Overview: The RNA shown here (small-subunit ribosomal RNA) has 1405 nucleotides and comes from a metagenome. It matches the Rfam family "Bacterial small subunit ribosomal RNA". Its Rfam clan is "SSU clan".
RNA sequence: CGUGAACAAUCUAGCUUUAACUUGGGAAUAACGACUGGAAACGGUCGCUAAUACCUGAUGAGGUUGAGACAAGGCAUCUUGUUUUAAUGAAAGGUAGGGACUAUGAAAGUGGCCUAUCGGUUUUAGGGGAGUUCAUGGGAUAUCAGCUAGUUGGUGGGGUAACGGCCUACCAAGGCUAAGACGUCUAGGCGGAUUGAGAGAUUGACCGCCAACACUGGGACUGAGACACUGCCCAGACUCCUACGGGAGGCUGCAGUCGAGAAUCUUUCGCAAUGGGCGCAAGCCUGACGAAGCGACGCCGUGUGAACGAAGAAGGCCUUCGGGUUGUAAAGUUCUUUUGCCUGGGAGCAAGAAAGAGCUAUGAAUAAUAGCUUAAUUUGAGAGUACCAGGAGAAUAAGCACUGGCUAACUCCGUGCCAGCAGCUGCGGUAAUACGGAGGGUGCAAGCAUUAAUCGGAUUUACUGGGCGUAAAGGGUGCGUAGGUGCUUUAUAAGUCGUGCGUGAAAGACUGGGGCUCAACCUCAGCAGUGCGCUCGAAACUAUUAAAAUGGAGGGAAAACGGGGAAAAUGGAAUUCUGCAAGUAGCGGUGAAAUGCGUAGAUAUGCAGAGGAACACCGGUGGUGAAGACGAUUUUCUAGUUUUUUCCUGACACUGAGGCACGAAAGCAAGGGGAGCAAACAGGAUUAGAUACCCUGGUAGUCCUUGCCGUAAACGAUGCAUACUUGAUGCAGUUGGACUCUCUCUAGCUGUGUCGUAGCGAACGCGAUAAGUAUGCCGCCUGGGGAGUACACUCGCAAGGGUGAAACUCAAAAGAAUUGACGGGGGCCCGCACAAGCAGUGGAACAUGUGGUUUAAUUCGAUGCAACGCGAAGAACCUUACCUGGUCUUGACAUGCAGUUGAAUAUGUCAGAGAUGACAUAGUCCGUAAGGACAAUUGCACAGGUGCUGCAUGGCUGUCGUCAGCUCGUGCCGUGAGGUGUUAGGUUAAGUCCUGCAACGAGCGCAACCCUUAUUGUUAGUUGCCAUCAUUUAGUUGGGUACUCUAACGAGACUGCCCGGGUUAACCGGGAGGAAGGUUAGGAUGACGUCAAGUCCGCAUGGCCUUUAUGACCAGGGCCACACACGUGUUACAAUGGUCGGUACAGAAGGCAGCGAAGCCGAAAGGCGGAGCAAAUCCUAUAAAGCCGAUCUCAGUUCAGAUUGUAGUCUGCAACUCGACUACAUGAAGUUGGAAUUGCUAGUAAUGGCGUGUCAGCUACAACGCCGUGAAUACGUUCCCGGGCCUUGUACACACCGCCCGUCACAACAUGGGAGUUGGUCUCACCCGAAGCCGCUGACUCAAGCCGCAAGGAAAGAGGCGUCUAAGGUGAGGCUGAUGACUGGGAUGAAGUCGUAACAAGGUA
Repeated sequence: CGUGAACAAUCUAGCUUUAACUUGGGAAUAACGACUGGAAACGGUCGCUAAUACCUGAUGAGGUUGAGACAAGGCAUCUUGUUUUAAUGAAAGGUAGGGACUAUGAAAGUGGCCUAUCGGUUUUAGGGGAGUUCAUGGGAUAUCAGCUAGUUGGUGGGGUAACGGCCUACCAAGGCUAAGACGUCUAGGCGGAUUGAGAGAUUGACCGCCAACACUGGGACUGAGACACUGCCCAGACUCCUACGGGAGGCUGCAGUCGAGAAUCUUUCGCAAUGGGCGCAAGCCUGACGAAGCGACGCCGUGUGAACGAAGAAGGCCUUCGGGUUGUAAAGUUCUUUUGCCUGGGAGCAAGAAAGAGCUAUGAAUAAUAGCUUAAUUUGAGAGUACCAGGAGAAUAAGCACUGGCUAACUCCGUGCCAGCAGCUGCGGUAAUACGGAGGGUGCAAGCAUUAAUCGGAUUUACUGGGCGUAAAGGGUGCGUAGGUGCUUUAUAAGUCGUGCGUGAAAGACUGGGGCUCAACCUCAGCAGUGCGCUCGAAACUAUUAAAAUGGAGGGAAAACGGGGAAAAUGGAAUUCUGCAAGUAGCGGUGAAAUGCGUAGAUAUGCAGAGGAACACCGGUGGUGAAGACGAUUUUCUAGUUUUUUCCUGACACUGAGGCACGAAAGCAAGGGGAGCAAACAGGAUUAGAUACCCUGGUAGUCCUUGCCGUAAACGAUGCAUACUUGAUGCAGUUGGACUCUCUCUAGCUGUGUCGUAGCGAACGCGAUAAGUAUGCCGCCUGGGGAGUACACUCGCAAGGGUGAAACUCAAAAGAAUUGACGGGGGCCCGCACAAGCAGUGGAACAUGUGGUUUAAUUCGAUGCAACGCGAAGAACCUUACCUGGUCUUGACAUGCAGUUGAAUAUGUCAGAGAUGACAUAGUCCGUAAGGACAAUUGCACAGGUGCUGCAUGGCUGUCGUCAGCUCGUGCCGUGAGGUGUUAGGUUAAGUCCUGCAACGAGCGCAACCCUUAUUGUUAGUUGCCAUCAUUUAGUUGGGUACUCUAACGAGACUGCCCGGGUUAACCGGGAGGAAGGUUAGGAUGACGUCAAGUCCGCAUGGCCUUUAUGACCAGGGCCACACACGUGUUACAAUGGUCGGUACAGAAGGCAGCGAAGCCGAAAGGCGGAGCAAAUCCUAUAAAGCCGAUCUCAGUUCAGAUUGUAGUCUGCAACUCGACUACAUGAAGUUGGAAUUGCUAGUAAUGGCGUGUCAGCUACAACGCCGUGAAUACGUUCCCGGGCCUUGUACACACCGCCCGUCACAACAUGGGAGUUGGUCUCACCCGAAGCCGCUGACUCAAGCCGCAAGGAAAGAGGCGUCUAAGGUGAGGCUGAUGACUGGGAUGAAGUCGUAACAAGGUA
């Protein structure tokens, strides 16, 4: 403060109302006047006067107080009414009018008196208002747990309108607190407002009610009411005036100024309306209020035009260049006039007031007064406003944000991880719908967007409505207090439920009406306000009281069980040590070693002794205990559990905040003990290091007694208790039954396991021992880090434990499961992967490619495998892309248009390095005479680019890998990712096939189909072939087509047959037959995909760049350089060889600008020559190794041939840079190659030659093919490499070249400690103590009134003193803020240092 009560504990001005009174006196004083002080503010003294001001007397109904009686009522004290008695106790007049009478007066008049009216006093009741009390509700914090001396109560007194420690004296020792006292921080409360489905959450601007405050603090006065916003006193701070002596002030009233700030208005008009104060009234006052002004601050309404209008204008933007879009938009034509402007008219807000007249009432009255009726006249700030009519004229009126997704809306240009954007996710590193601009679009619109805040979404604090096995979360365990919860029956009625009544202000909200043209707004009525109080009922549930009951719980009796606990005694095995014996050189230890022990006699062996600790086997997902934990044997003491019985008690129960007790290991204290083991430590190893892992030693400790500590992954990561809910099967204890009775079977209870239904669960899984279904109680959680840290408190001897934050920082952290990838995880399998072999490379020389270096240029690309004899199947010029120099500019090349000229074209001379330029000659096209073809030139469009981007692309290619895999449809399983199929048992070269199976099928791959090769048949025989016949030097010819061969079509091989094995399978082993046997051999063929793999310099192509050059032409040079390094090859190092002589046997391929024979010349390269051949005919073209002989005899050689010199040949315009070949001469390194490493499993390796493409020639020793000769070896899969399948772990998913930890260094950030320093606030003690109330005093003052004859007294007051006390001062403390040299950790930061701790068995789990 809200709500509801109470006052029997109260007051109340004005107003309404009841009853009555309104009487007799008195003394002053202000204004005013005079004098006077002061700068002023303001006074002082003297003099006068009045009252409805002040004082006092009388009366006294009712009132108040005391005492008594009666009655009624109530709630304890009591209250109310009637009555008796005593005391007490009031007043004021004003105004208006008046006939008679009367007083006074000469009169005028003025009073008395009467009437009316406004007052005054006392009183009754009401109403409104105020005060006080009670109950209940209303923030945070326990890192505030104890607080309190007027404190709690009583008695007496005081005080107040009133109760009361409200105050005081005395007495007692109480009072509050875990349902949160006391303290600290924060805060006006409510009706309501915002939000929300609601419950709630947040909030308290405007409007209204209550409270509080008025410069700060204190105080009283007056008054019905104040401790008083525009009153008083005091203190303080501040501002102002001053003659310096002293004074004045308080906008948190309306405007306005300054300051602070992100930010909030006019020094306006009026009392016309409403309301208030005063007044009899007229009226006066009113910055309340009514209006206007300023501000898009909000809400509402309206406009900025409407219709037609395609040449789809121009311009802009985009473009695939066709067009599209802005866009019917504009222009243009017709129309309208809200709003604004001009002119004219013009409400409502006004009700009242009121001269005059009439009627009625009071009155003796015609007076006066009051009321009623009528009524001349009169009242508007806004404002000539709202509204209405007329006039002119599209005339006066559109912005802001957004445009990657969430989220409606897309393109271009610029920029190039820059500039910038950003609510979250994230954009930007040369094609940005995300930045900036433009055009278009979208949304809202006189607004739009941002910022800040609240609620919602968020069931993300869960009352409605959450959780705790693994995601955050069950206390280590028990006992037990408070509390919560609790079995059956009866009674009561507090909770509960219902009826009725009061209240829950108005406004707001809701519903229905009404008024402004609508709406906002205003207004009327109703409902609602879930609340509180009272009343009457109900009795199921909860509660309460009393009495009973036995099922929960406990007890008794009987019988069992166990490493349950405590104490004492006893025992054997083993280790170690000691002694003796015997014995000799090692022992010990490791991956391997060493340190260590041992000739001073070890280890090993035997006997004896000492000492400490632990108890093998039994021993078990077996037992006991609350947990920690408990294991040799025996005894004593002690606790528990289970079964049977249903005898006793009669709810005694469950849980359990605090509390108490127990509580592994390590650790601490004191005293013992010490065999083994063993932190620290020492040494030896390992290692880059090794403060580790391994080894040799070794001290605390481990053991005992007593006392602390109180924590563990104290785990079932699962709190305790109770009940219910399909089953199967073990083990332990025990009871009953059956039986053939030590066994076995069967039915129970208790405990302990496994599997599993329903159900639950994110899944994993749990599943009667629940993580199921329910109930009761306790504990705990609320993103990750900071951090279980700091501070504070508390426990502890200490170590440390308990309780337990914030700043700051991140957008994640975490769980379970899935698919991959990976593992110094496992299983199975394959491959020239290893092994077994053969031959090499790596060493030499040369060739060639690359790197590097050099250079004017050494053009460019390719870079682990998968670049490096690669692009390049051939760089002297050309190629050529590079460099130098000289030239050209519509161009070397394409197309179109326009103008001019000329046929085109061909030839020659000169200059020049050439490109090119100049000159001369020849030539004179078609044609309808317009023009056309061709060429040159000029101009415009354009050409051109081996310039960039392979990370913008197409296409092509490499690679994993010819590895056996990769998927789909339907179904099924799973919430889902996904799985199943594709896994399993066999088998295969193979996801090959078979069998099984919630799978059944299918596709791309495998295989097969294709080519070559091996056998053969048919057909066909020229250029091929020749067995037979003839003929020859010669298949040369006749002849033949059998054979070889050629090239077309066929056959053949399929595990088809047999034996054995295997699941009567697939298939495997062996065999037969066969030319060939299990894919015959070789090739072509390359799944889904990976590597932003390679290529813009093959080609194509987007974008960018260039355009007298990055294009084009020409000459020369370069790509061929050379301290060096690497790759790939060739030739060798020799006797399985070299050289010489003789001699034999191929295949495939190519050939007209070609292959080129014979013959001749040359020593040769080659030359001359030109038969034949567009080819089974001719040519290239002698194959070589081989074979037969000869020689060399192990040497740098009769090996090897580099290098160099000379002389030649060939190609070509041209061999200098820079070709190949020939001959002669020269005769280098090299004697089999380090570490390391490559190929190959059969016609293979090795070795030998031959051919072809490119090509004028050639660097070819390369590449691609062909045939000849022709091996060795494979036990096998442990290991290396690569791959496949299954499984397992994972913190990896850019996928182990992964992830990731800590110190140190640097930068900046927040924070703890800190000698201290400096503020705020509170408490306590003391000092000082204004104003003021109260008390005391009062020798001074003191008009009326009281007592007194008077003097005087009483009373009252000034003054003084005292209690209390604000501000102030001093001291001591509590809490808290700021700051502080230095210091601690924390979090953050593209590329720092050191290691590698964790994730795989993470390399020591």
Its mean pLDDT, the model's own confidence on a scale to 100, is 84.